The RNA shown here (small-subunit ribosomal RNA) has 1509 nucleotides and comes from an uncultured prokaryote.
RNA sequence: GAGUUUGAUCAUGGCUCAGAACGAACGCUGGCGGCGUGCUUAACACAUGCAAGUCGAGCGAGAAAGGGGGCUUCGGCCCCUGAGUAAAGCGGCGCACGGGUGAGUAACGCGUGGGUAACCUGCCCCUCGGUGGGGGAUAACUGCUCGAAAGAGCAGCUAAUACCGCAUCCGACCUCGGUGGUGUAGGCCAUCGGGAUGAAAGCGGCGCAAGUCGCGCCGAGGGAUGGGCCCGCGUACCAUUAGCUAGUUGGUGGGGUAACAGCCUACCAAGGCUUCGAUGGUUAGCUGGUCUGAGAGGAUGAUCAGCCACACUGGAACUGAGACACGGUCCAGACUCCUACGGGAGGCAGCAGUGGGGAAUUUUGCGCAAUGGGCGAAAGCCUGACGCAGCAACGCCGCGUGUGUGAUGAAGGCCUUCGGGUUGUAAAGCACUGUUCAGAAGGAAGAAGUUCCGGGGGUAACGCUUCGGGGUGACGGUACUUCUGCAGAAAGCACUGGCUAACUCCGUGCCAGCAGCCGCGGUAAUACGGAGAGUGCAAGCGUUGUUCGGAAUUAUUGGGCGUAAAGGGCGUCUAGGCGGAACGGCAAGUCAGGUGUGAAAUCCCUCGGCUCAACCGAGGAACUGCACUUGAAACUGCUGAUCUUGAGUGUCGGAGGGGGCAGCGGAAUUCCUGGUGUAGAGGUGAAAUUCGUAGAUAUCAGGAGGAACACCAGUGGCGAAGGCGGCUGCCUGGCCGAACACUGACGCUAAAGCGCGAAAGCGUGGGGAGCAAACAGGAUUAGAUACCCUGGUAGUCCACGCUGUAAACGAUGGGUACUAGUUGUAUCGGGUGUUGACCCCCGGUGUGACGCAGCUAACGCGUUAAGUACCCCGCCUGGGGACUACGGCCGCAAGGCUAAAACUCAAAGGAAUUGACGGGGGCCCGCACAAGCGGUGGAGCAUGUGGUUUAAUUCGACGCAACGCGCAGAACCUUACCCGGUCUUGACAUCCUUGGAACCCGCCCGAAAAGGUGGGGUGCCCUUCGGGGAGCCAAGUGACAGGUGCUGCAUGGCUGUCGUCAGCUCGUGUCGUGAGAUGUUGGGUUAAGUCCCGCAACGAGCGCAACCCCUGUCUUUAGUUGCCAGCAUUAAGUUGGGCACUCUAGAGAGACUGCCGGUGUCAAGCCGGAGGAAGGUGGGGACGACGUCAAGUCAUCAUGGCCCUUACGGCCUGGGCUUCACACGUGCUACAAUGGCCGGUCCAAAGGGUCGCGAAACCGUGAGGUGGAGCCAAUCCCAAAAAACCGGUCUCAGUUCGGAUUGGAGUCUGCAACUCGACUCCAUGAAGUCGGAAUCGCUAGUAAUCGUGGAUCAGCAUGCCACGGUGAAUACGUUCCCGGGCCUUGUACACACCGCCCGUCACACCAUGGGAGUUGAUUGGACCAGAAGUCGCCGGGCUAACCCGCAAGGGAGGCAGGCGCCCAAGGUCUGAUGAGCGACUGGGGUGAAGUCGUAACAAGGUAACCGUA
Repeated sequence: GAGUUUGAUCAUGGCUCAGAACGAACGCUGGCGGCGUGCUUAACACAUGCAAGUCGAGCGAGAAAGGGGGCUUCGGCCCCUGAGUAAAGCGGCGCACGGGUGAGUAACGCGUGGGUAACCUGCCCCUCGGUGGGGGAUAACUGCUCGAAAGAGCAGCUAAUACCGCAUCCGACCUCGGUGGUGUAGGCCAUCGGGAUGAAAGCGGCGCAAGUCGCGCCGAGGGAUGGGCCCGCGUACCAUUAGCUAGUUGGUGGGGUAACAGCCUACCAAGGCUUCGAUGGUUAGCUGGUCUGAGAGGAUGAUCAGCCACACUGGAACUGAGACACGGUCCAGACUCCUACGGGAGGCAGCAGUGGGGAAUUUUGCGCAAUGGGCGAAAGCCUGACGCAGCAACGCCGCGUGUGUGAUGAAGGCCUUCGGGUUGUAAAGCACUGUUCAGAAGGAAGAAGUUCCGGGGGUAACGCUUCGGGGUGACGGUACUUCUGCAGAAAGCACUGGCUAACUCCGUGCCAGCAGCCGCGGUAAUACGGAGAGUGCAAGCGUUGUUCGGAAUUAUUGGGCGUAAAGGGCGUCUAGGCGGAACGGCAAGUCAGGUGUGAAAUCCCUCGGCUCAACCGAGGAACUGCACUUGAAACUGCUGAUCUUGAGUGUCGGAGGGGGCAGCGGAAUUCCUGGUGUAGAGGUGAAAUUCGUAGAUAUCAGGAGGAACACCAGUGGCGAAGGCGGCUGCCUGGCCGAACACUGACGCUAAAGCGCGAAAGCGUGGGGAGCAAACAGGAUUAGAUACCCUGGUAGUCCACGCUGUAAACGAUGGGUACUAGUUGUAUCGGGUGUUGACCCCCGGUGUGACGCAGCUAACGCGUUAAGUACCCCGCCUGGGGACUACGGCCGCAAGGCUAAAACUCAAAGGAAUUGACGGGGGCCCGCACAAGCGGUGGAGCAUGUGGUUUAAUUCGACGCAACGCGCAGAACCUUACCCGGUCUUGACAUCCUUGGAACCCGCCCGAAAAGGUGGGGUGCCCUUCGGGGAGCCAAGUGACAGGUGCUGCAUGGCUGUCGUCAGCUCGUGUCGUGAGAUGUUGGGUUAAGUCCCGCAACGAGCGCAACCCCUGUCUUUAGUUGCCAGCAUUAAGUUGGGCACUCUAGAGAGACUGCCGGUGUCAAGCCGGAGGAAGGUGGGGACGACGUCAAGUCAUCAUGGCCCUUACGGCCUGGGCUUCACACGUGCUACAAUGGCCGGUCCAAAGGGUCGCGAAACCGUGAGGUGGAGCCAAUCCCAAAAAACCGGUCUCAGUUCGGAUUGGAGUCUGCAACUCGACUCCAUGAAGUCGGAAUCGCUAGUAAUCGUGGAUCAGCAUGCCACGGUGAAUACGUUCCCGGGCCUUGUACACACCGCCCGUCACACCAUGGGAGUUGAUUGGACCAGAAGUCGCCGGGCUAACCCGCAAGGGAGGCAGGCGCCCAAGGUCUGAUGAGCGACUGGGGUGAAGUCGUAACAAGGUAACCGUA
């Protein structure tokens, strides 16, 4: 920086990604070289080899094989050589270095800086002084003995640079005495004198020797190096570890050490450490550095380097300059091995290597050539240190896998809109190059020194020194160079939905799978799998793991706490932190300079060396630190002295439900007594339980008792908070004001501690009127362990004692200072005026409202801050798990305080926005209700649908908005369905080839389709006369046709619906961080976002309205087929005539709230009126905004994709779509008298008609037939309108209502009415007597009722569309139901209430608490025990050196041995800690659709929530 909570937004907040890194591992792949790196796990166990020896110039002794010679009895023996060699021993030095590992250690272990006046230091260097003279042993060796072995014992011989006396003493050390200097204390340094103690070793060269040289040895001083000890500071986590400590803290004496010290011991004292974290627990080697990061920091401690610790486990000392010793010793233990069973041996965390563990880490290599180390005088020997090689892409770096040219943009692949695109100059081809590779040739540097040879210098000479030469290489015939050969042998891996660079096709179909997060996959997947293409990196590429980063997500740099997580319920005070004004001093902090140190390597810079780089070398810088020192004095600090403004005290006033105790009062409820009085009362939505004739309720009087204090009463008062309210008294805390005086910083905050702390609850004892958990009953309900009702116990009250929690809230810790105002209110004081009440003004303190700046994510806060700053305290770090578990503390209990983890999720949460919704509110519409009229739901039938049935009953439509819908008309056709018969370039389109013109008329077979066969017939255009062309037909071939097959959730188009509802938006501006808002809200008004006014808006668009059509009035134009007033005429507008009227159909007029009055905001408008045919949209129609419903339609049509291709296509016959126990919708006809029937009489409109309408006339009871006039229609026809009206009849009945059903007979259409048409006549005459719950339409020429026409159509209409006739009733009104509009409010909804969502139960899985116990581990205390060993004591046994002694012997000293202190392992008892398992058990989490209810979100239907029982 990005992704991810939302419809969108801002902020909070977590999760995730992009980066870098690695001792890595895993997957796929793999050409070369250089430089590095390589058991992170079992400090598990180890076979084998090697890893520490060396010195003969310290010492004694001293082989063999082999070779040569001699002798021989052939058995062998001797001599020389091998050789003073090997091996062993005494002695010296080394073995304490080098190498490994990180178990232990939270420590002076490490780091850093100091101290040592408290110390040591072999080998090395410098200086001084010595090195005399003696003695006694002992290994090796020899002999004997024991033992399986390892090994051991006894006796004897011998040497030394081994060991021991003596002498000597410049220093040294001890002691005595003195002087000088110096220091922070004990002291230290220098120096003078006396006494005492204590040394030594020789070997080699030269030389006859003396001697000299060299190497050694001894004493002393100094240096260098290395170490010991001590101190300051730094150095992980846990307080769910808060107290620890008896050698403990100190002192004295003694011991001990190289050295200080309780290091050890005896005695004395009672100290010491600790919230600045002791003690305990867990984890861990520390550092230079390494990785990361802008830095601060975080993480880490491989390789390299410094320090420490360890060496099978535990303990111990010896030797030594140095060890308590990796390849030494002793003991104990575990393990392994050997054994003759008696006893022994061993220690790879050295280099290789093996087993084991593990995801995982190499060769039992070469060499001492170099560097370094040990020994040696040296040669040299030793060196798994080291130098090299080997293995491993484990890492870093470099190189290559070719280069140039090459367009018919080849073939192939992939895609395609079929044109092409892409792979792609890529390939091929052509021309080059040769790094690497292969072969061949040449061939380094690393090597210098010791040493050898020669020369010079120097010495008496050697040693020494210098020059020249010879010789010395594991790697290795390696690096490197040259030549030859060949493009020949050398590219993969991951990714391609967003983050994140890179896209198409196919397969798959919530499957298989992917996934870091968000998330993909349910038939068009750029997300799965494959392919093509592309992107990224490249001998590697990905994945996994880990660390830092991003993460300001622990915030010092650099965060927060009103509502997101977060202010402690409140106060008080200790420690601590912070602290007013002026002056002086000090210099701890601070600042500046200097000095020392901050190892090297690393990082950085410069330069240099390998062809470059990695790598390496040199120089520089840096190492931000620590210490010392010199200075400065502003600030902090300390200190001295001072001040008054912070704070406090005193004086006088003031308000107050502040607290405690005692007393008093009235109203009301209840109960008791009595009176009056009678049948109810009470209670609810309605009731019931309940009370009441044994007298309730009501009412009056009296009494009892308990609790609470109406009005006053107020965002009024007091208190730190909780909280405090009748009146009076007593005791008492705090606050405020005024004016002065005093003290002199005495202050602020506050961990721990202490105290207070509503309600509920607990204990003891009282009290108990009302109310009221629990409980009981009555209701409600599907249930009702609730809400409502009737009762009712704890409790509520008092006293004392606990509890200690609340949504203990202003969800806002305390203090100080500063930063506009306006306006209330409580209280105190002051001022002017006034007699005063009081008014006004001013100043404090408190408490409210609004508001500027500023702050805030926003909401909001705003001198009572959430502003600006400082000080102190508390608290937060994703949600859940969890206000939980365990542990601890508190409590009588309930429980409280403190407070995790596993696991799980990709969010949880805040504020605000737009919607939607509400059993929220306001305003307003609509046949929405109401008021009416007529229906549906009941019957029969028609029709559609479901269901059922069927070979098929083709398909679609499903709340409103499917169901007389697609279908404006299924007997065949239609037709898509079923059975059967058939066709395969096809019924239809285009192209190609061949033939024929096309076409017409028969016959046979068959159910038809189809098949077979006969006859007639040749046109048009051009022509070179052969033929060709257009059109048509037939045959053939393949491209293709065809599909009412699927997907309306891939689509276009069309349509329905909300809804003819009044809305939906935009530009610019403005406001807001933003989503968005404003405009469009508001006040009026309208049918209307219609108009007016106002307004940070101003305009505009789509809608509304208007413009269009029909209709209503008039005018005008025009009069045939229309009309007829007047004239003539007729049976008749029939004809003449006329065009006035009607009418027809063109053009106009008319209506606009224009006029008047009232009202209204001077408006829009509304109301009333006039005029007018019509009045406020005159009536009707067409017209349907942004959008919603993945609404409907792939079967009108079109169309992507998929599927079928002798069939899912085509043709045909027959059947089906017409089924029928049922159910529903829509209708028709009725149930009758406002009627039926019969007769008569009157009046329409709008349509249709040539394959047609069909008149008159005639026939038939009728449907109809015959007939054919007239009409392409204002002319003719369909055509009779019907209801109405008049007259008659029927008289309330299943009827003269009703017509279903059925029988018979017909008519018509049609190829054909069986399945399955309509109609007619005769006969038949069913249900039905007005329809339950429920439900529909309609506000005027409407409903109702009556007929008429048309489309479709051969025929078929109760349906649909249209037309006119007759012609009502009602609307108080908007409470309610439904739908809708606007504003507002709440919201946990946004798939939007058909939403969201809670808990139990059931099932599965996961982690976890408790748990009788059980298992091993760690550790404390007490006691027993006591190996090896040091130390102490004894030491009667043994005993060379020295002393005494002639000797014997004795002494000193020593050794064995014994005892004692300490002590490892071990044992017993008893605690503690953490861990594993555990029948059973508790809750928790997760899981697709399980069960029960409905708690929460809206007034969530009982407002919700907190504490408590």
The sequence is in RNAcentral, with records from ENA.
The prediction has a mean pLDDT of 84.